[in-house]
Notes: Predicted 3D model of an 86-nucleotide RNA (c-di-GMP-I riboswitch aptamer) from Thalassotalea sp. Its mean pLDDT, the model's own confidence on a scale to 100, is 83. The source organism's lineage runs through Bacteria, Gammaproteobacteria, Alteromonadales, Colwelliaceae and Thalassotalea. The sequence was found by an Rfam model in a public genome assembly.
RNA sequence: UAUAUUUGAGGGCAACCAUUAACCAAAAUUAAUGGACGCAAAGCUACCAACCUAAGUGUUUUACAUAUGGUCGUGGGGUUACAAAG
Numbered sequence: 001u002a003u004a005u006u007u008g009a010g011g012g013c014a015a016c017c018a019u020u021a022a023c024c025a026a027a028a029u030u031a032a033u034g035g036a037c038g039c040a041a042a043g044c045u046a047c048c049a050a051c052c053u054a055a056g057u058g059u060u061u062u063a064c065a066u067a068u069g070g071u072c073g074u075g076g077g078g079u080u081a082c083a084a085a086g
Stems, first nucleotide, its partner, number of pairs: 006084003012039002016035007037073001043079003047076003050071003056066004
C1' cells in the first nucleotide's frame, strides 16, 4: 500500500409518527421538515428471486388472475466507501 475480517469514540443514514406536498388511469408508493426504531454499507443500482398494488386487460365476471407501476430498511448479485485496532 492492497484485500478480507472485527469494532464504532468522532462522524453517517433514518423505521415509524405528525404536517405539507408530489404523482397518476388508480392503488401500492415517493419527497421535504421535525423527532429517533434501528443499521457497519440501512451508500448507489430494479440484474435475479420474493413481496406490495391492480388503473388497464382477460376470464368460468360483483370474484379471480395479471406489471408495464412499486419496495434496495426482504434476501442475493454488481458497484463505491469513513475512522480506529489487530